[in-house]
RNA sequence: CUCAUGCAGAGUGGCUGAGGGACUGGCCCGAUGACGCCACGGCAACCGGCCUGGAAUUCAGUUCGGGGCGACAGGUGCCAAAUCCAGCCCCGGCGGGUGUCGGGGGAAAAUGAG
Numbered sequence: 001c002u003c004a005u006g007c008a009g010a011g012u013g014g015c016u017g018a019g020g021g022a023c024u025g026g027c028c029c030g031a032u033g034a035c036g037c038c039a040c041g042g043c044a045a046c047c048g049g050c051c052u053g054g055a056a057u058u059c060a061g062u063u064c065g066g067g068g069c070g071a072c073a074g075g076u077g078c079c080a081a082a083u084c085c086a087g088c089c090c091c092g093g094c095g096g097g098u099g100u101c102g103g104g105g106g107a108a109a110a111u112g113a114g
Stems, first nucleotide, its partner, number of pairs: 001114005011040005019029003023087004041079003045076003048072001049069004054064004083108001088105007
């Protein structure tokens, strides 16, 4: 940089000690110890593996996409809140000073694969 995904799922203990949830606003989490680190445990998103059946082509076979299995002692990842919500644009309802509710698309960030 490109592509894909996200209202599902999954926490205990130890150490430490003040901020943390990317950014901004909101709203939350946090001395009843958050965040982070370590150990153990768990989840199953992507890749790999295994099983299964489909399509194209074919001599064998190859390619493509579908469903399933759950740790498969596999790789990455994840285990508060929808990616916590919104942010920019569009549509609709309500309200009427710039709001609010719902929907769609985008941006950004995250993760994976390349």